[in-house]
RNA sequence: GCCCGAAUGGCGCAAUUGGCAGCGCGUCUCACUAGUAAUGAGGAGGUCCACAGUUCAAAUCUGUGUUCGGGCA
Numbered sequence: 001g002c003c004c005g006a007a008u009g010g011c012g013c014a015a016u017u018g019g020c021a022g023c024g025c026g027u028c029u030c031a032c033u034a035g036u037a038a039u040g041a042g043g044a045g046g047u048c049c050a051c052a053g054u055u056c057a058a059a060u061c062u063g064u065g066u067u068c069g070g071g072c073a
Base pairs, nucleotide, nucleotide: 001072002071003070004069005068006067007066010025011024012023013022019056027043028042029041030040031039049065050064051063052062053061
C1' cells in the first nucleotide's frame, strides 16, 4: 500500500425482510435471614464509533473518515 471483518448501557454480546433497542453479568431498591451469601420481585442506566447520503422511516442500506483485529505484499 491493497483486501476482509468488527465498533450497540460499566463488561460480554443479540437485534430476522429497514418499522418504539433487547439478553446475560454487574449496579441500585425491596423481600427473605439473627446477619451475610444464595434466591425472589422491582428499578435505573444507550443519541447503536463520527459525518454525510437514500428513505415516510436507518443500529440495519450506501459513501467517506477514525479505532481495533486478521490476511496478502
Annotation
Predicted 3D model of a 73-nucleotide RNA (transfer RNA) from Thyridium curvatum. The coordinates come from a structure-prediction model, not an experiment, and the mean pLDDT is 82. The organism belongs to Thyridium, within Eukaryota. Rfam family: tRNA. By type it is a transfer RNA. The sequence is in RNAcentral, with records from Rfam.